[in-house]
Context: one part of a larger RNA
């Protein structure tokens, strides 16, 4: 000198465009944060049109159109989006290869099939426990919800094995067994099933890299390896029976502190040191600890069991709950923001679509926190006014500064004009949160707008008084005990500037 996710002091006009709990993974009221499909299914509360009977003239019933509300069966999604770094020095991350040891729902291709049947059960009904949570029984009903049965290729399994390789092997062919499916719309399709293939996403393996500690020197019994099984999508001590007695280590094994990694980001001519906030990637985690179910994927943040701290309700018999999702409270702290607005847009979920739902994302708001930009006027003005303040008392100085004249309007106010983001969807009308915002003309008037630190030498800048090793001041040396340019004021100067200074960490 740089730089920061900063903070403290005094100070403070504007716009852009960033950013903003670094500490208690510390407890949270409240609202929101994942729902969509009626073209998958029974079934219809409401309401309106009409007809019509009763008939008490405006009320009930019942027919037919039409809307379709909660609810609930079933697909899909909910493993993505969004948060935190607590464990983790190594089942991790960064590169480079490899899977002849795997998987892959939506989605693209490409080939074929969608035949015939059956049983239930939710919604309701009606009984009937419970203070609620939430159930427990009869009756009968739907389906892309579940089961049988047929049919069946390049699928599976078990035999053959031309013929090839990269080691364990891969495999054409051919037999034998076995395995599948759902339909809804309606003329436009969407689906459904088995099979190869793409794509994209995972998940396995191995080299190399990856902090401090020897005041850890040994360490290790599923431990190392085998042969056999079981399991997995799939290799494998991943698990087990058995057999061997191995593995690792001063090229630091185990031990112990510390820490999420990277890409990046600060410094520096660079090597190199430091650092991992905001922005991407990968990895972990989800009140603490275990498990598993579902599913194409989860050992699942707003699922699900059991334990444990806590917190809350209760008729004491039993229950509910989890903000490291966005705001937002208590607390910790030197410190970090609003209980906003929209789903227009971008992007995800669902759905043929219309739209529906998204604190994700767009916007606003609060904060000089940074960074970049613009202003607080210009021009002229000497009797060098007054006043401060120094003085050798003659004067300097502050100083063209002010007054005064003339101008000009960023900013600010007035007032009127005003986009872009719109693609898209929709018959059409129309559909912008931010917004009357940006931005253009206008009106008014120097108006609305300057601090801070510093002044002994490093270092750019000096005098008067105060004060007497007293109050103080200091980053070093080091000033102050009666003329302090070094304390404190003052009056001049100097640096920077809407910021100036300190404090802390880094290079």
């Nucleotide at each position: 000198g740089g730089a920061u996710g900063a903070a403290c002091g005094c100070u403070g006009g504007c716009g852009g465009c960033g950013u903003g709990c670094u500490u208690a993974a510390c407890a949270c009221a409240u609202g929101c944060a994942a729902g969509u499909c009626g073209a998958a299914c029974g079934g219809g509360a409401u309401c309106c049109a009409u007809g019509g009977u009763g008939c008490u003239u405006g009320c009930a019933c019942c027919g037919u159109g039409g809307u379709g509300a909660g609810a609930g069966u079933g697909g899909c999604g909910a493993a993505c989006g969004g948060g935190a770094g607590a464990g983790u020095a190594a089942u991790g991350c960064g590169u480079g290869a490899c899977c002849a040891a795997c998987c892959u729902g939506c989605c693209c291709c490409a080939u074929g099939u969608u035949c015939c049947g059956g049983a239930a059960u939710a919604g309701c009904u009606c009984c009937u426990g419970g203070a609620a949570a939430c159930g427990g029984g009869u009756g009968g009903u739907a389906a892309u919800g579940c089961c049988g049965g047929g049919u069946g290729u390049u699928c599976c399994a078990c035999a053959u094995g031309a013929c090839c390789g990269c080691a364990u092997g891969g495999g054409a062919u051919u037999g034998u067994g076995g395995g599948a499916a759902a339909g809804g719309g309606u003329u436009a399709c969407c689906g459904a099933c088995a099979u190869g293939g793409g794509a994209u996403g995972g998940g396995g393996u191995c080299g190399c890299g990856u902090c401090c500690u020897a005041u850890c020197a040994g360490c290790u019994u599923g431990u190392u390896g085998g042969c056999g099984g079981g399991g997995c999508a799939a290799c494998g001590g991943c698990c087990c029976a058995c057999c061997a007695a191995g593995g690792c280590u001063u090229u630091g094994a185990c031990g112990g502190g510390u820490a999420g990694c990277c890409g990046g980001c600060c410094u520096g001519a660079g090597a190199g040191g430091g650092u991992g906030a905001c922005c991407g990637g990968c990895c972990u985690c989800a009140u603490u600890g275990g498990g598993a179910c579902u599913g194409a994927g989860a050992u699942a943040c707003g699922g699900c069991c059991c334990a444990g701290a806590c917190u809350c309700c209760u008729a004491c018999g039993g229950g509910a709950g989890g903000c490291a999702g966005c705001a937002g409270u208590g607390g910790g702290g030197a410190a970090u923001a609003u209980u906003g607005c929209a789903c227009a847009a971008u992007g995800g979920g669902c759905g043929a679509a219309a739209g529906c739902c998204u604190g994700a994302u767009g916007c606003a708001g609060c904060g000089a926190c940074g960074c970049c930009g613009c202003g607080u006027g210009c021009g002229g003005g000497a009797u060098g006014a007054a006043g401060g303040c120094c003085u050798u008392c003659g004067g300097g100085u502050u100083g063209u500064a002010a007054a005064c004249c003339g101008c000009u309007u960023u900013u600010g106010u007035u007032a009127g004009g005003g986009a872009g983001c719109a693609a898209g969807c929709g018959a059409g009308a129309g559909u912008g949160a931010g917004u009357g915002u940006a931005c253009c003309u206008u009106u008014c008037g120097a108006a609305u707008a300057a601090g801070c630190a510093c002044c002994g030498g490093c270092u750019a800048a000096c005098u008067a008084c105060g004060u007497g090793c007293c109050a103080g001041c200091a980053g070093c040396c080091g000033c102050g005990g009666u003329a302090a340019u070094a304390c404190g004021u003052a009056g001049g100067g100097u640096g920077c500037a809407a910021g100036c200074g300190u404090u802390a960490u880094c290079c």
Small-subunit ribosomal RNA, 5' domain from Bifidobacterium bohemicum DSM 22767, 507 nucleotides, folded computationally.
The organism belongs to Bifidobacterium bohemicum, within Bacteria.
It was read from a public genome assembly.
It matches the Rfam family "Bacterial small subunit ribosomal RNA".
The coordinates come from a structure-prediction model, not an experiment, and the mean pLDDT is 82.